Model confidence (mean pLDDT): 82 of 100. This is a predicted structure of a 592-nucleotide part of an RNA (large-subunit ribosomal RNA, domain I) from Dietzia timorensis. It matches the Rfam family "Bacterial large subunit ribosomal RNA". Its family is annotated with structural constituent of ribosome and ribosome in the Gene Ontology. Taxonomically the source falls in Dietzia (Bacteria, Actinomycetota, Actinomycetes, Mycobacteriales). The RNAcentral record of the full RNA draws on ENA and SILVA.
Context: one part of a larger RNA
RNA sequence: GGCACACGGUGGAUGCCUUGGCAUCGAGAGCCGAUGAAGGACGUUGGAGGCUGCGAUAAGCCUCGGGGAGUUGCCAACCGAGCUGUGAUCCGAGGAUGUCCGAAUGGGGAAACCCAGCACCAGUGAUGUGGUGUUACCCGCGCCUGAAUAUAUAGGGCGUGUGGAGGGAACGCGGGGAAGUGAAACAUCUCAGUACCCGCAGGAAGAGAAAACAAUAGUGAUUCUGUUAGUAGCGGCGAGCGAACGCGGAUCAGGCUAAACCGUGCGCGUGUGAUACCUGACAGGGGUUGCGCGUGCGGUGUUGUGGGAGCGAGUGUCCAGUAGCUGUUGAUGCUGGCGUGGAUGCGUGCGCGUUAGGUGAAUGGCUUGGAAUGGCCGGCCGUAGAGGGUGAGAGUCCCGUAACUGAAAACAUUGCUGUGACGCGAUCUUGUCACCCGAGUAGCAGCGGGCCCGUGAAAUCUGCUGUGAAUCUGCCGGGACCACCCGGUAAGCCUAAAUACUUCUCGAUGACCGAUAGCGGAUAAGUACCGUGAGGGAAAGGUGAAAAGUACCCCGGGAGGGGAGUGAAAUAGUACCUGAAACCGUGUGCUU
Numbered sequence: 001g002g003c004a005c006a007c008g009g010u011g012g013a014u015g016c017c018u019u020g021g022c023a024u025c026g027a028g029a030g031c032c033g034a035u036g037a038a039g040g041a042c043g044u045u046g047g048a049g050g051c052u053g054c055g056a057u058a059a060g061c062c063u064c065g066g067g068g069a070g071u072u073g074c075c076a077a078c079c080g081a082g083c084u085g086u087g088a089u090c091c092g093a094g095g096a097u098g099u100c101c102g103a104a105u106g107g108g109g110a111a112a113c114c115c116a117g118c119a120c121c122a123g124u125g126a127u128g129u130g131g132u133g134u135u136a137c138c139c140g141c142g143c144c145u146g147a148a149u150a151u152a153u154a155g156g157g158c159g160u161g162u163g164g165a166g167g168g169a170a171c172g173c174g175g176g177g178a179a180g181u182g183a184a185a186c187a188u189c190u191c192a193g194u195a196c197c198c199g200c201a202g203g204a205a206g207a208g209a210a211a212a213c214a215a216u217a218g219u220g221a222u223u224c225u226g227u228u229a230g231u232a233g234c235g236g237c238g239a240g241c242g243a244a245c246g247c248g249g250a251u252c253a254g255g256c257u258a259a260a261c262c263g264u265g266c267g268c269g270u271g272u273g274a275u276a277c278c279u280g281a282c283a284g285g286g287g288u289u290g291c292g293c294g295u296g297c298g299g300u301g302u303u304g305u306g307g308g309a310g311c312g313a314g315u316g317u318c319c320a321g322u323a324g325c326u327g328u329u330g331a332u333g334c335u336g337g338c339g340u341g342g343a344u345g346c347g348u349g350c351g352c353g354u355u356a357g358g359u360g361a362a363u364g365g366c367u368u369g370g371a372a373u374g375g376c377c378g379g380c381c382g383u384a385g386a387g388g389g390u391g392a393g394a395g396u397c398c399c400g401u402a403a404c405u406g407a408a409a410a411c412a413u414u415g416c417u418g419u420g421a422c423g424c425g426a427u428c429u430u431g432u433c434a435c436c437c438g439a440g441u442a443g444c445a446g447c448g449g450g451c452c453c454g455u456g457a458a459a460u461c462u463g464c465u466g467u468g469a470a471u472c473u474g475c476c477g478g479g480a481c482c483a484c485c486c487g488g489u490a491a492g493c494c495u496a497a498a499u500a501c502u503u504c505u506c507g508a509u510g511a512c513c514g515a516u517a518g519c520g521g522a523u524a525a526g527u528a529c530c531g532u533g534a535g536g537g538a539a540a541g542g543u544g545a546a547a548a549g550u551a552c553c554c555c556g557g558g559a560g561g562g563g564a565g566u567g568a569a570a571u572a573g574u575a576c577c578u579g580a581a582a583c584c585g586u587g588u589g590c591u592u
Base pairs, nucleotide, nucleotide: 001591002590003589004588005587006586007585008584009583015577016542017541020513021512022510023509024508025507026506027505028504029502030501031167032166039101040100041099042055043054044053046079047078049075050074051073061095062094063093064092065091066090070083071082072081106115107114108113116135117134118133119132120131121130122129137164138163139161140160141159142158143157144156145155171202172200173199174198175197176196182189186236212219213218223250224249225248226247227246233241234240254494255493256492257438261299262298263297264296265295266294267293268292269291270290277286278285280329281328282327283326284325304472306437307436308435310432311431312430313429314428318337319336320335321334322333323332338425339424340423341422345419346418349416350415351413353411354410355409357405358404359403363378364377365376366375367374379396380395381385387399388398389397443467444466445465446464447463448462449461453479474489475488476487477486478485529536530535549576552563553562554561555560
């Protein structure tokens, strides 16, 4: 030096564990903000720091409930000083306070800082100073004022508004909109209307009551879903893309206007002196009331077996009062009452629920052990044998669990009830007439987009440009186009549910992970650290049942050890469970 064995050191694998994660399901909630948000800075406890809470009233103040013995949050002890059956700490609801920054909004600004005006107050002999409030911009509405320019308008000012502004994970709608890729290259195509950017909204959004489908039979708003079907189709007919009808389900809900006509307000134009007009008729009477256009409001009206308006006829009307220039008569209008329906509106009451809680059954002995929840023997409860904890596997020890029960206050309620805008209490039938039935629209042309549809025979839908109709004897569609037939009624608006999503709250579950895993993060983690910045981004868990964390003695400057003691165990000693390997030693044996 090598090999073997034994015993150690180092190291932190493995096993076991879990405070933390991940995923899914169910229910809730689905916005916050100038009454100053989200997010922060700085402060704040008797004692340094971090976290949590809170805001100069600062781990807190007040009120109302719950609860019932300790307590002054956590790391985290110790000391000090307190509070508490006159009910503390703690839990829930409502309120008060809430520095500074931040949309940040008095002005400025290198965020958490600097400097002001005005009103009132405090203080001073006076000034300086301090406190409270207020002072940004835009929009709507009202009023005042007011240029070029006479009337006007622009502009300016004041008041007013629980108007806007900013934030938020995904879901939604709209405006823009790629490329890597695939096509085994690549250009049409694909990826994909995806990623990404912007705008806007809601708890959902969007869509939605047929100018729809269908096919000789019919359906009857929209949305979502299973199927139809990888079918019909599209496609350098390549790669690929990819419906609908119909059928089965979820959920179901329908309404309001424009116009014609009538009344009325305003504006403009026009007409006239009694013509026109007013009153349903007649007789009298009135005197700017008339007529035309535009516009606002009220009534009427809303449809496709076409509907409505006007005119006429027939039929019919809940009650009372009242109105017009007079008289007679009829009709109509208005007001009130009554009856009825009745919101997606309102808020009272009730119920249910949410935000604290409460009650809650049933075990003993022997034995092993440090410890019984183990073993043996004998009981008991169960609408509770889910789960967790307790010195080892506990229905019966503790917390709980099943079941039952509870709210002063706030919130929610698609339950009931009440109130109630508003509708109805009439209309209906019939004839006639041809007044109305959504215009720079439909259609057409050019160029695009989107539909299963890539220009194709290319309809339907839609954007820009140009052109440009008709009003029911009308117009559109049924995949070029035409005829017949069939379906519908565009160019106005609203509409719950079934559907999508989960930042957040609660509950539950897992052939999900178990510290190089699982979120990046089980621990002072978006921390330390890196970067000018956008941004990037760690490592690090485990004594023991209980600190009982080794009094005292010895060696040593200490570190660290040896005794002693605790403990079941100290080779469990805060470098702490188990403690593999690499690596480093000591001893013994063999060998060179």